[in-house]
RNA sequence: AACAGCCAAAGCCACACCCGUUGUGAAACGGGGUCGGAAAGCCUCGGGUCUCCAACGCUGGAGAUAGCCGGGCUGCCAUG
Numbered sequence: 001a002a003c004a005g006c007c008a009a010a011g012c013c014a015c016a017c018c019c020g021u022u023g024u025g026a027a028a029c030g031g032g033g034u035c036g037g038a039a040a041g042c043c044u045c046g047g048g049u050c051u052c053c054a055a056c057g058c059u060g061g062a063g064a065u066a067g068c069c070g071g072g073c074u075g076c077c078a079u080g
Stems, first nucleotide, its partner, number of pairs: 003080002005077001012037002017032006035067001041073003045070003048065007
C1' cells in the first nucleotide's frame, strides 16, 4: 500500500413510528426512538424509484432519495 471483515474493544450513524417546524409535493430539519448499518461518512456522475409542472402520442423540465444499485473521494478499529 492492496485485498478480505471471522473474533474483540472503543466510539459513530439512526428505519418504522410519535411530536414540532418547513415545503404544493416527493421529502428535509430538530427532539424522542432503535429496524438495521464497516462506510447508513461526503459527491446526483450512470441507472432505478418517487414528487411537482407542462404536454397528453412519444416525451420534456424542475426536484427528492447517498438507508435502492453502481461509480468517485475520504476514513475508525482489530486480525490475516
The prediction has a mean pLDDT of 85. A computed fold for an 80-nucleotide RNA from a Gallionellaceae bacterium, annotated as c-di-GMP-I riboswitch aptamer. NCBI's taxonomy places the organism under Bacteria, Pseudomonadati, Pseudomonadota, Betaproteobacteria, Gallionellaceae.